[in-house]
Context: one part of a larger RNA
């Protein structure tokens, strides 16, 4: 000087309490361990690995296995020789690849040959998802959006360092304010951004519709006031007002106002800590292999299944299940695309072909909700898992291994031990929507958004876990 203490004091955090949903117990998805296996690639492993890298493994992907092949190579550059390129086609064969027919000659030129492209050859060399993340770069996680980390001059100590940065308030904040051997001053708070929530001004189609005609329908005329779109402003600043306070910073109360004391969210993550994480995005130093640890191909595997764990969905019912009527979003997506009307089918879907390169059309129906009927506590009309059958669609191809339909089937489950998790406000809980990924595959599941309905409770900081700032002790560095 730090860093630990089941030392102290002070303070904050969904860290306890006070509460409302869950996880733990079934069932099925998912990841992972483990175990089988040829192979079940491969890396994350306490927070901070485990619906995680993967925004989507039937071939491919793909790194693995098993077999069948190539060896200057699937890929680059350079030399030498041929022949433009390209197309269509036949045998073998699982193909990969081998063997072979035919068709066709372009552009520039000094007629020497160039460019492009394709076949051979020899050799420099390619290639490696081969190890090292404890050799690194450039990302990233985490403490933590936690208030800190540090500097220049002075000045004090022999010296390590102090000191500023401590202390009296105060704040979400090392935020201000006031003392002070200190004065300044940086990175970090804050703000400048972006959303949202008010108001004005400019604009009016593809968006509105008030008051006029007009129609099944803002359909059409007509209008742009209103809603909205989208680009400028304007607005909030403890700025007024009273109390506390140290005349201060500031806090507590009001007014006014859509909005009050950071208005509500979001980007933004200091100096550093884990020799964290990653050589498999990508780059790269060393090592390693070089008829193979490189390429190609076909299957098969990354889907395996006594078991154990995380992490989710759907339940276990009447605040409910079902069957009919009806009603009100926001946000995106579309031309290799979205697809409407009308017709076929009980459905998946099939015909169909109208609009839309989209504030125009199309996904598109929101769903919980509202009105009515019916079930009456039961393993049921509750739950929906296994199976059996029969189709639908995408793909060359759904055997291992795809969603999705209809029909039959009807498992476990009656609220879950010890424990343990999220959330303080338009959140939690609950109900749909949408989109990347994608041929197809999250239409109960994962992600990211979006937006309907919308609670409870917070006396407090004694304790549980994390942190900050001072202080004490230490046989630790």
């Nucleotide at each position: 000087u730090g860093a630990c203490g089941g030392g102290g004091g002070c303070c904050c955090g969904c860290a306890c309490a006070a509460g409302c949903g869950g996880u733990g117990g079934a069932g099925u998805a998912u990841g992972u361990g483990g175990u089988u296996u040829a192979a079940u690639u491969c890396g994350a492993u306490g927070c901070a690995a485990c619906g995680c890298g993967a925004a989507g493994a039937a071939c491919c992907u793909u790194a693995c296995c098993u077999g069948g092949c190539c060896u200057u190579g699937a890929c680059a550059u350079g030399u030498c020789c041929g022949g433009a390129a390209u197309c269509c086609u036949g045998c073998a064969g699982a193909g990969a690849u081998g063997c072979g027919g035919g068709a066709g000659u372009g552009c520039c030129c000094u007629c020497g040959g160039g460019a492009a492209u394709c076949g051979g050859a020899a050799c420099a060399c390619a290639g490696g998802u081969g190890c090292u993340g404890c050799a690194u770069g450039g990302c990233u996680g985490u403490c933590g959006u936690c208030a800190g980390c540090u500097c220049g001059u002075g000045u004090c100590g022999u010296g390590a360092g102090a000191u500023g940065u401590u202390g009296g308030g105060u704040u979400a904040a090392g935020u201000c304010c006031c003392g002070c051997a200190a004065c300044g001053a940086g990175c970090g708070c804050a703000a400048c951004c972006c959303u949202u929530g008010c108001c004005c001004u400019u604009a009016g189609u593809u968006g509105c519709c008030a008051g006029c005609a007009u129609u099944a329908a803002g359909u059409u005329g007509g209008g742009c006031a209103c809603u909205c779109u989208a680009a400028g402003g304007g607005g909030a600043c403890u700025g007024c007002c009273g109390g506390u306070g140290a005349c201060a910073a500031a806090c507590c109360g009001g007014a006014g106002g859509a909005a009050g004391g950071u208005g509500g969210g979001g980007a933004u993550g200091a100096c550093g800590u884990c020799a964290a994480g990653u050589c498999a995005u990508c780059a790269u130093g060393g090592c390693c292999c070089u008829u193979a640890u490189g390429g190609c191909c076909a299957g098969a595997g990354c889907u395996a299944c006594a078991c154990a764990c995380g992490u989710a969905c759907u339940a276990c019912a009447a605040u409910g299940g079902u069957c009919g009527g009806u009603a009100c979003a926001g946000a995106g997506g579309g031309u290799u695309g979205c697809c409407a009307a009308a017709c076929c089918g009980c459905g998946a879907g099939g015909u169909g072909g109208a609009g839309c390169u989209a504030a125009u059309c199309c996904c598109a129906a929101a769903a919980a909700g509202c009105c009515g009927g019916u079930c009456g506590u039961a393993g049921u009309c509750c739950g929906g898992a296994u199976u059996g059958g029969a189709g639908u669609c995408u793909g060359c191809a759904a055997c291992u291994c795809g969603a999705c339909u209809c029909c039959a089937u009807g498992a476990a489950g009656u609220c879950g031990g010890a424990a343990u998790c999220g959330c303080u406000a338009g959140u939690a809980a609950u109900c749909g929507c949408c989109g990347a990924u994608c041929a197809g595959c999250a239409u109960u599941u994962g992600c990211g958004g979006c937006g309907g309905u919308g609670a409870a409770u917070a006396c407090g900081u004694u304790c549980c876990c994390g942190g900050g700032c001072c202080u004490u002790g230490u046989a630790c560095a």